[in-house]
A computed fold for a 1641-nucleotide part of an RNA from Tragelaphus strepsiceros, annotated as large-subunit ribosomal RNA, half A. Its Rfam family is "Bacterial large subunit ribosomal RNA".

Context: one part of a larger RNA
RNA sequence: CGUAGGGCGGAUGCCUAGGCGUAUUCGGACGAGGAAGGGCGCGGAAAGCUGCGAAAAGCCAUGACGAGCCGCAAGCAGGCAUAGACUCAUGGAUACCCGAAUGGGGCAACCCGGUACUGGUAACAGUAUCACUCUUCGGAGAGGAAAACCCGGUGAACUGAAACAUCUAAGUAGCCGGAGGAAAAGAAAUCAAACGAGAUUCCCCAAGUAGCGGCGAGCGAACAGGGAGGAGCCUAAACCGAGAGUCUCCGGACUUUCGGGGUUAUGGAGCCGCAAAAAGUGAAAAAUCCUUAGUCGAACAAUCUGGGAAGGUUGGUCAAAGAGCGUGAGAACCGCGUAGACGAAAAGGAUUUGAGCGGGCGGAAUUCCGGAGUACCACGGGGCACGUGGAACCUUGUGGGAAGUCGGGGGGACCACCCUCCAAGGCUAAAUACUGAAUACGACCGAUAGAGAUAGUACCGUGAGGGAAAGGCGAAAAGAACGGCGGGAGCCGAGUGAAAUAGAACCUGAAACCCUGCGCUUACAAACAGUCGGAGCGCAUUACUAGCGUGACGGCGUGCCUAUUGAAGAAUGAACCGGCGAGUUACUAAGUUUGGCGAGGUUAAGCAGAAAAUGCGGAGCCGAAGCGAAAGCGAGUCUGAAUAGGGCGUUAAGUCAAACUGAGUAGACCCGAAACCACAGUGAUCUAUGCGUGACCAGGUUGAAGCUCGGGUAAAAUCGAGUGGAGGACCCAACCAGUGAGUGUUGAAAAACUUUUGGAUGAGUUGCGUAUAGGGGUGAAAUGCCAAUCGAACGUGGAAAUAGCUGGUUCUCCCCGAAAUGGCUUUAGGGUCAGCCUCAAAUGUGCUUGAAGACGGUAGAGCUCUGAUCGGAUGAGGGAGCGUAAAGCUUACCAAUUCCAGUCAAACUGCGAAUGGCUUUAAGCAAAGUUUGGGAGUGAGACUGCGAGUGAUAAGACCCGUAGUCGAAAGGGAAACAGCCCUGACCGCCCGCUAAGGUCCCAAAUGCUGUGCUAAGUGGUUAAGGAGGUAGUUCCUCAGAAACAACCGGGAUGUUGGCUCAGAAGCAGCCACCAUUAAAAGAGUGCGUAAUAGCUCACCGGUCGAGAGGAACUGCGCCGAAAAUUAACGGGGCUAAAGCACAGAACCGAAGCGACGGGAACAGCAAUGUUUGGUAGGGGAGCGUUCUUAAUCGGACGAAGGUCGACCGGAAGGACGGCUGGACGUUUAAGAAGUGAGAAUGCCGGUAUGAGUAGCGAAAACAUAAGUGAGAAACUUAUGCACCGAAAGCCUAAGGUUUCCCGGGCAACGCUCGUCGCCCCGGGGUUAGUCGGGACCUAAGCGGAGGCGAAGACGCAUACGCGAUGGACAAUCGGCUAAAAUUCCGAUACCAUACUUUUCCGUUCGAGGACGGAGUGACGCAGAAGGAAAUGUGAGCGUGCGAUUGGUUGUGCACGUCGAAGGCGGUAGACUUGUCGGGAGGUAAAUCCCCCGACUUUAAGGUCGAGAACUGAUAGGGUGACAAUCCUUCGGGAGAGUCGAAGUCACAUGUACCACGCUGCCAAGAAAAGCUUCUAACAAGGAAAUGUAUGCCCGUACUAAAACCGACACAGGUAGGCAAGAAGAGAAUUCUAAGGUGCGC
Repeated sequence: CGUAGGGCGGAUGCCUAGGCGUAUUCGGACGAGGAAGGGCGCGGAAAGCUGCGAAAAGCCAUGACGAGCCGCAAGCAGGCAUAGACUCAUGGAUACCCGAAUGGGGCAACCCGGUACUGGUAACAGUAUCACUCUUCGGAGAGGAAAACCCGGUGAACUGAAACAUCUAAGUAGCCGGAGGAAAAGAAAUCAAACGAGAUUCCCCAAGUAGCGGCGAGCGAACAGGGAGGAGCCUAAACCGAGAGUCUCCGGACUUUCGGGGUUAUGGAGCCGCAAAAAGUGAAAAAUCCUUAGUCGAACAAUCUGGGAAGGUUGGUCAAAGAGCGUGAGAACCGCGUAGACGAAAAGGAUUUGAGCGGGCGGAAUUCCGGAGUACCACGGGGCACGUGGAACCUUGUGGGAAGUCGGGGGGACCACCCUCCAAGGCUAAAUACUGAAUACGACCGAUAGAGAUAGUACCGUGAGGGAAAGGCGAAAAGAACGGCGGGAGCCGAGUGAAAUAGAACCUGAAACCCUGCGCUUACAAACAGUCGGAGCGCAUUACUAGCGUGACGGCGUGCCUAUUGAAGAAUGAACCGGCGAGUUACUAAGUUUGGCGAGGUUAAGCAGAAAAUGCGGAGCCGAAGCGAAAGCGAGUCUGAAUAGGGCGUUAAGUCAAACUGAGUAGACCCGAAACCACAGUGAUCUAUGCGUGACCAGGUUGAAGCUCGGGUAAAAUCGAGUGGAGGACCCAACCAGUGAGUGUUGAAAAACUUUUGGAUGAGUUGCGUAUAGGGGUGAAAUGCCAAUCGAACGUGGAAAUAGCUGGUUCUCCCCGAAAUGGCUUUAGGGUCAGCCUCAAAUGUGCUUGAAGACGGUAGAGCUCUGAUCGGAUGAGGGAGCGUAAAGCUUACCAAUUCCAGUCAAACUGCGAAUGGCUUUAAGCAAAGUUUGGGAGUGAGACUGCGAGUGAUAAGACCCGUAGUCGAAAGGGAAACAGCCCUGACCGCCCGCUAAGGUCCCAAAUGCUGUGCUAAGUGGUUAAGGAGGUAGUUCCUCAGAAACAACCGGGAUGUUGGCUCAGAAGCAGCCACCAUUAAAAGAGUGCGUAAUAGCUCACCGGUCGAGAGGAACUGCGCCGAAAAUUAACGGGGCUAAAGCACAGAACCGAAGCGACGGGAACAGCAAUGUUUGGUAGGGGAGCGUUCUUAAUCGGACGAAGGUCGACCGGAAGGACGGCUGGACGUUUAAGAAGUGAGAAUGCCGGUAUGAGUAGCGAAAACAUAAGUGAGAAACUUAUGCACCGAAAGCCUAAGGUUUCCCGGGCAACGCUCGUCGCCCCGGGGUUAGUCGGGACCUAAGCGGAGGCGAAGACGCAUACGCGAUGGACAAUCGGCUAAAAUUCCGAUACCAUACUUUUCCGUUCGAGGACGGAGUGACGCAGAAGGAAAUGUGAGCGUGCGAUUGGUUGUGCACGUCGAAGGCGGUAGACUUGUCGGGAGGUAAAUCCCCCGACUUUAAGGUCGAGAACUGAUAGGGUGACAAUCCUUCGGGAGAGUCGAAGUCACAUGUACCACGCUGCCAAGAAAAGCUUCUAACAAGGAAAUGUAUGCCCGUACUAAAACCGACACAGGUAGGCAAGAAGAGAAUUCUAAGGUGCGC
């Protein structure tokens, strides 16, 4: 790698219990007679659902049914039923508590009442009633709920306008109010148009018209016409009358209510007449029909297969019934049903009849009547399609303000004429909208689908709110008796069954992933993993062949997708597998195709119909005629003077439907924002700040003011000492904070730990309650905080916001095939038009080359022009100098012009190509061209050569032109290498020839031939520059009259030339550079010296004997040449080459060309020919999936699905066979789509990898023995050891809600184990007059009758009420339980009320008495001193002890030595005058308080007050002693019960008590009830004590961190109380007691 068999997993197939949609019918019910919705209960046993309500899975009556029944839901127990159960229908009864919630309150399901009656000795119970508004006081009403539809109030934003403000979205969403089964609208002060119609509503149409509109985006009627439906009425007033009231001149008048009358534009009253009908409405009752239960209902057998027949076969039957479902597989005739027919005691509905009510018509024309702060006007708005416009019409906030039938409104400003209607009062069905149920149906879904739903559950969140997953044994449980193994789980047998690989983790059972067997292969081998070739080994299935599996070795070979100029890319995306996952639908206009009819075509709504058929329906639409602004004319018309000219037409047939294509409007292919807006939506359990009420801060230090004394002063000041005890004082714990560092960083912890640090009597910290809310709050201010969220919280909604942006977008084949350019663009990564592509139709052109023709101003060239420019000549003019009377002169200065010679130019040209473009024509090619219409994509380009620009004549740079390639192109070459060179891949072939490029080996082909060159490995990196490298070419000079080189010799003299110089002698420097001798020799080439000297050169002679020297050019080489792994031939390696140059011959070499065979497209009649790379994109043809219709067919003798196979087809795909599977499935022709998956950091599920890795959560610590048990490091017991000890102990608020205790258990939970557990199962447990809360009070705050305010919802707030964190208020000790106790029990108390008994006070000389008055209650902080209990220590006393070891009869050791409330009493101490009289205050009164006055007082009295003593208590408790009985591993353990000692003193003593009492200070420190007292109304009873009786509701278990808040059995957080010993200032710190614990590897 292959194959076989398993596991895991849950895809696929089949199924459906549940959904989705449409239509019809009925309904749209409820509620103070207590709803909707809940809480809690009800069962023999009962957790959930269902049903029901203390009458509780039910009761009564009536009807239906007819044999079983006691729900889901088995089993046990027990019952009911032919005397009719159960079930169904109708009507009734009951219906706890909450909820509008309604007696009051409240934290919903609770608490607390009032009144009346009844019962009861009483406690108490029962029944009724008690909210609000109105009321005639009898009663009535309203409230709340509710998905959509409806009317009204209020009213956004995103968005669109490619920005944005008018505009749009949209009067939408949201919020609020209200109603009904519908609502609203509605019987013309309406339309119309010169004709007429005749309420409203809805549909079609008019019409995307008229219009509106930054005239942008967009918005968008109406009339007429066709339909559905059809329905009209009542008042006000005039006039008449009655009642009541007021006035009256007494005649009546006025006001008001009621009755008659009357109701419309041809009116009514009044006046004159006729009639006594109709329409309409409709009680009771009856009849009929319908609804709410039901009933009847035809027809089959045998045989075969099989577990089973409904299948096959054979023969029958029924059909007003062959819909459907079920029954052991496909059933008209088996069951339920179906067609058809029948049925109601009761309740409801409809129709008909119908008492009663109701009510008609005409005439004449004097008078009267016909809706006022209205019509109308102005201003400001809103609505009308209509945005202020010429803006009518409707409406109204403000102001003004008519007429009265001889009147008024409208007809789109306004006026006139005309037409039409009659406002300022009201009602009105149907046609229309939405939805629940029932019924029926579906080219709807079939468990990742269809509702979110098995459930609004589990779970998450403080909350609003969010919100899952999860179906299938079998025909029937026949659900595996029994046996074996095992602690169990489980397994193996046996048995059931058709099947057990259908065994409950149960149909089928895919893939990832994990195993095991077998075949082949693998241990020197470098890998996009394949492909081509291929030895060996093994095997035989659709085939016996070009077979299958494996694969030593060799050649070639950089995944896929996306995005890009360009990706193997080290750019994006994907761990893997499976399922789900993206161009759809409606309408509109257009094009193409097809079909119908055709100068016509066609209906819409609607009606009929079983129907989506069809018929009816002609309103309307399109076409048949155009032109013009229009009047208008018309195959023409407009313009125009025109008969001209020109423009637009005439000379082409449409229309309706279907399918397809693209577009528009809609979310519009799918997913994705950051954001915006709405909300009397939710949040201040975190945090910020405020308010109310409580709590807390060990210990130590310092020593302010003041005071006292002393010194001092005239007095002061001032000084000293003492006292004193101030402070945003000091040190340092608790507490608060969080400075530095380390650790931690997938943590122990989503902010901690360790250590260190800051504050620690203050602007301090903290608990509980409460307030402030997002356009906001709060903020000692950081944009901090407002629930792990803050430059604007969270939730839901607008909403599928928008996204010129990114990503993704699913089967196949065939034909053609781009662009990355131009114009414009708030445009530049987007668009629109053009260009380029494609398809169709029409037309008949186009390209290349040759020839001919005209055009041109580039390259080049040139310098005339325009400019620039080098040298020279000339030298106007200027400057400078000299100089004069003036003139002038000079000039090595500048310099125009001109001339000579030489140059330069994109914006110079007196010249001027090549190439190119245009025209004509010929030939060749060929349909490439053009036009119209449908569909696009592209508008980021890249490199290379050439020509320019920018740049630096830099860039893999930027920007143009031109050509090519890539893009979208594979193949060969360039080692490898999009853009370079060669060449364009339809397929096959183990054939041939070539291109570029190659031919020593890697590696196909020459170590080819010839001539040279190179020595540098140059070849196989580079420049200026350098060089006797080497091979050549050319020129010049010297040379047998002896060159060049070498060697030998000479190289002299005037002279040390002159000057200069200290010196200068050839040789520092300056000037000059002559002459002589000579073969030659410089007034000296170099070295050298202070200067000389010396050496040498030039030059000359000699020796030698043939070439020598110089310059320029060329080929190939050399140096120049420094970078980080070898790395600058692809490597080996190469030197007369395997390098270079030239010439030549042969060969290799590609998917090019050819040969052979085949497919397709196009052209053609054919033969045949040509073509056939391809991204974006256009066009064409097919495959497959699900469902439907019609026809056909397969299937238990085995469908679908799964799995394997070497078969078929050009592809998508399709058969066939075996196995599995166990019930459905195809084919053909059409139709309809939720129709094809590999990628979207996609969604859901499963499974890997990392990995048997990290980790196992404080390093306070365990060890041994015994026990239990299947099993023990972790459980139990014992012993030892260790840790905490202002805690890691004990109590208790909040929070939790059974975690408490007992028995049993170990699957899961416990980070390991587990016999254990805060886990699982079963059972048990919480007892109150006094504790806490309520029946008492009030604070902040909250609610709030009336009231005030506000579109609405609602806001504020009085009375009143609620509301503890505060005030008030009565019990202690001991005992007992497995688990409760101030609760039970014992003992001893206290409080309230009632009654009894006794005593006292009181009834006009007034006791008492309140919701009233007064007092009290009643309050800060700091400091100091005193008293003193608990408690502790010591002593004394009592009991016990004498040891398995060293000591121990002593001043030994161990333990104990307790005792409440209450009563009595009033101590330490603190505070304090009292009496009498008067008074206008205290809302009235007061004897109370207060005020005033008089007298009196400094200690007696009074008020308060811990503690002690006594009592309580001869109780109780108590170390200890004895002990029934039970268990026992024989060691011991448990233990009812009985008895029971001492019980004193001293010292110390705080933060607790006396007590906020005292002192000091400034920031000046709740309220009410209660209590005391006073009186008012009232008033006859009241007070005390004894005794007796009664005393309600709720909480009470456990927990203080493993039970609370932190997702966890989490190193974090969490208010208060108690406070032992030694040392110590101490609550620091260390060690210990009691007690607890050793941190679950």